[in-house]
RNA sequence: GGGCCGGUGGUCUAGUCUGGUUAGGAUGCCACCCUUACAAGGUGGUGAUCGUCAGUUCGAAUCUGACCCGGCCCA
Numbered sequence: 001g002g003g004c005c006g007g008u009g010g011u012c013u014a015g016u017c018u019g020g021u022u023a024g025g026a027u028g029c030c031a032c033c034c035u036u037a038c039a040a041g042g043u044g045g046u047g048a049u050c051g052u053c054a055g056u057u058c059g060a061a062u063c064u065g066a067c068c069c070g071g072c073c074c075a
Base pairs, nucleotide, nucleotide: 001074002073003072004071005070006069007068010027011026012025013024020058028046029045030044031043032042033041051067052066053065054064055063
């Protein structure tokens, strides 16, 4: 230098192919219930405008371009 894959709450992850409901799930955290107490369990709450910047569109996590970061391969 070239090719491919990935980046989404504190953490892990689905959704992208085929643009359209309030971005879903697990875990964590907080409060309450339960218990003599703890754990487990139950109920409720909490938190991401989706790596960055532009473009297309009525509408973008999703499509397009450039760039940043990480991984693998080729030279």

Transfer RNA from a Nitrososphaerota archaeon, 75 nucleotides, folded computationally. The prediction has a mean pLDDT of 82. It matches the Rfam family "tRNA". The family's RNA type in Rfam is transfer RNA.